[in-house]
Context: one part of a larger RNA
Molecule: large-subunit ribosomal RNA, domain I
Organism: Nitrosomonas sp.
RNA sequence: UGCAUGUGGUGGAUGCCUUGGCGAUUACAGGCGAUGAAGGACGCGGAAGUCUGCGAAAAGCUUCGGGGAGCUGACAAACGAGCAUUGAUCCGGAGAUGUCCGAAUGGGGAAACCCGAUCCGUAAGGAUCAACCUUGGUUGAAUAUAUAAAUCAAGUGUGGCGAACCUGGAGAACUGAAACAUCUAAGUACCCAGAGGAAAAGAAAUCAACCGAAAUUCCCAAAGUAGUGGCGAGCGAAAUGGGACAAGCCUUCAAUAUGUAACAUUAAAAUUAAUCGAAUUUUCUGGAAAGUUAAACCAUAGUGGGUGAUAGUCCCGUAGAUGAAAAUUUAAAUGUGAAACUAAGAUUGAGAUAAGUAGGGCGGGACACGUGAAAUCCUGUUUGAAAAUGGGGGGACCAUCCUCCAAGGCUAAAUACUCGUAAUCGACCGAUAGUGAACCAGUACCGUGAGGGAAAGGUAAAAAGAACCCCGGAAGGGGAGUGAAAUAGAUCCUGAAACCGCAUGCAU
Numbered sequence: 001u002g003c004a005u006g007u008g009g010u011g012g013a014u015g016c017c018u019u020g021g022c023g024a025u026u027a028c029a030g031g032c033g034a035u036g037a038a039g040g041a042c043g044c045g046g047a048a049g050u051c052u053g054c055g056a057a058a059a060g061c062u063u064c065g066g067g068g069a070g071c072u073g074a075c076a077a078a079c080g081a082g083c084a085u086u087g088a089u090c091c092g093g094a095g096a097u098g099u100c101c102g103a104a105u106g107g108g109g110a111a112a113c114c115c116g117a118u119c120c121g122u123a124a125g126g127a128u129c130a131a132c133c134u135u136g137g138u139u140g141a142a143u144a145u146a147u148a149a150a151u152c153a154a155g156u157g158u159g160g161c162g163a164a165c166c167u168g169g170a171g172a173a174c175u176g177a178a179a180c181a182u183c184u185a186a187g188u189a190c191c192c193a194g195a196g197g198a199a200a201a202g203a204a205a206u207c208a209a210c211c212g213a214a215a216u217u218c219c220c221a222a223a224g225u226a227g228u229g230g231c232g233a234g235c236g237a238a239a240u241g242g243g244a245c246a247a248g249c250c251u252u253c254a255a256u257a258u259g260u261a262a263c264a265u266u267a268a269a270a271u272u273a274a275u276c277g278a279a280u281u282u283u284c285u286g287g288a289a290a291g292u293u294a295a296a297c298c299a300u301a302g303u304g305g306g307u308g309a310u311a312g313u314c315c316c317g318u319a320g321a322u323g324a325a326a327a328u329u330u331a332a333a334u335g336u337g338a339a340a341c342u343a344a345g346a347u348u349g350a351g352a353u354a355a356g357u358a359g360g361g362c363g364g365g366a367c368a369c370g371u372g373a374a375a376u377c378c379u380g381u382u383u384g385a386a387a388a389u390g391g392g393g394g395g396a397c398c399a400u401c402c403u404c405c406a407a408g409g410c411u412a413a414a415u416a417c418u419c420g421u422a423a424u425c426g427a428c429c430g431a432u433a434g435u436g437a438a439c440c441a442g443u444a445c446c447g448u449g450a451g452g453g454a455a456a457g458g459u460a461a462a463a464a465g466a467a468c469c470c471c472g473g474a475a476g477g478g479g480a481g482u483g484a485a486a487u488a489g490a491u492c493c494u495g496a497a498a499c500c501g502c503a504u505g506c507a508u
Stems, first nucleotide, its partner, number of pairs: 001507009015493001016458002020429002022426007029418002031161002039101003042055003046079001049075003061095006070083003106115003116129005131158002133155007165196001166194004176183001180230001206213002217244005227235002248410003252350005262336005268330005274322003280295002284291001296313002298302001304316003359383008369395001390405005445452002465492001468479004
C1' cells in the first nucleotide's frame, strides 16, 4: 500500500409520518371606497424582540344574546400583579373609539413629514377649507335683449382598489407556408376605457322556398360538408333537426277602472353563537391495550379525529332532535296607498311611425367569403330618395312571386368566471415531491431599477431535557439518575452510499 472481516466517524439516502399544498363537487357570496378603501408607517402589554390583535378609549371599550369554571393570545417557561358563580376568559349580533400615510381632498412634499386660513372654545382642543359633475341662485363682457364668464349654495354624485369572467377602443411579432411578400399566427398577446353579478345580445326592414318557421343566448348534430384560399399553408359557415331556457314590451293625447311600486304591521323560513345526543367489562402480553382471550350492549349513531400499539360502546364528535335578544336575506298575508307633488302599469278610443337617413361614387373594414359575378353589414370622403298607392330583403342584375317594416328605446332565464365563505371528496403529492413558500416566505439575499429569489419539517407517550460526583479554562467526556429504549441526549426517529479512521488476518 492492497484485499478481507469486525467496529466506529462523517453524511443524510431510504422507510414511516404530516401541520402544507394540488385537483374537484355542492351551496353561498360576487364587491370595498370621501361615513376615507385596498395596502401600509408608527404605536398599544408588568415585560426587550417578532408574529397575532387593537388604535392615544390602543392584545382592547359599551350593549344584547350564547356559555358555565377557570382566565390574563403565540414563540415561551417562570415570576409579579390581578380578574372570576354579583357569571370572568371565550363565541356570536349591534354600536363606540379608530394616530399618521395612502384616491388623499386646506397648501406643499423626497409617502407615513412640513406649513397654513376661517369659525367655535377661558383653555385643552374641536370643526371646515381639493377638483370635476349635476341642480338652484346672484352678478354679468364685447353687445340692447341675451350668452360667455365669475361667484355662492346644495348633493350618502364622481375619483381609488380588486382574481377571473364581459363589452368597447387600439393592436403586434416570433411562428406556419419546410425560403418569402398576399396569406397565417390573430383580432391572439400586450395596452386603454367602462360595467355587472353576470356582461353582451334580444322581440324580425329575420329566415325560408311557393311548404312554412317565429326574439335572444348556450349545447349536440348538420360538418371538416357548402365554400374560401400565392385554390398553397390553411381558414371554414348557414338553412335544418334535437335539447337547455323561455316573456314580452315602451314612446303622443284622452277617457275609464284598478290597486302595482313604496311604506307599516304580523307571522314564517334561512344565515350569523349554540344545546341534547345510545351502548363494556374481564384474561394474557406489554412501558402503555384500543391488541389477544372470554362474556355483553347500542345502532335513524360501525363518517372522521384523538387517547402511551389497531376503540361503534374512553374523549371530541356522528345519526337524529332542538335553538336567537340582535342584525341581514327571502317570499307571503293584512292595512295605507295617484288623494296636493313626484309618479307605475291595465283596458278602450284617437293619433304618430325616426332624413343629411336608406341608397349611389371613391377608399377601407366586418361577414367562413383574400374584389371576386360579390349580395349583406359598418363608415373616412362625396352625394343623396320615397313616405304604406310607400319602402327593405330573398348572394351581381331584371321581372314575377314570397316575406318583412330600417334610420328611437327597455327586457328575466338557460351561458361565462372564482379573489373569497362553508361543507364534502380524491386509483392526487408526501419535504429535491406538493404552491416559490408545511418552518415568522415573496422572507434572507442579489440588482441603481424594472425585477430575480432561496435553503430550512420529525427527541420522547410524557421533559420525566440528565440533581449530584469526577477530568478539563472551556468544549467535551466518564459515572450516577430518568425512561420501554439514551448508538432516543437536545440539527436528538430510521440512519444507505460516496469519503475518513481503528483492530485483526493475509499478500507485497